[in-house]
Molecule: transfer RNA
Organism: marine eukaryotic metagenome
RNA sequence: GGUGUGGCUCAGAGGUUUAGAGCGCUUGGUUCGGGACCAAGAGGUCGGGGGUUCAAGUCCCCCCACC
Numbered sequence: 001g002g003u004g005u006g007g008c009u010c011a012g013a014g015g016u017u018u019a020g021a022g023c024g025c026u027u028g029g030u031u032c033g034g035g036a037c038c039a040a041g042a043g044g045u046c047g048g049g050g051g052u053u054c055a056a057g058u059c060c061c062c063c064c065a066c067c
Base pairs, nucleotide, nucleotide: 001067002066003065004064007023008022009021010020015054025041026040027039028038029037047063048062049061050060051059
């Protein structure tokens, strides 16, 4: 100096949603069965704390972890 957002890889750069995507997972369909495909669903309070603001994952400070 950089990074830290669902199990993994990432998006999101102050307000319009209720934080999303792909992969993975669960259930159902399809199949002789599996894969693939289709449909539905579960799963994150955004590393921790504090601050600024009407409002923060998004700005500032400290700490922690990794590079």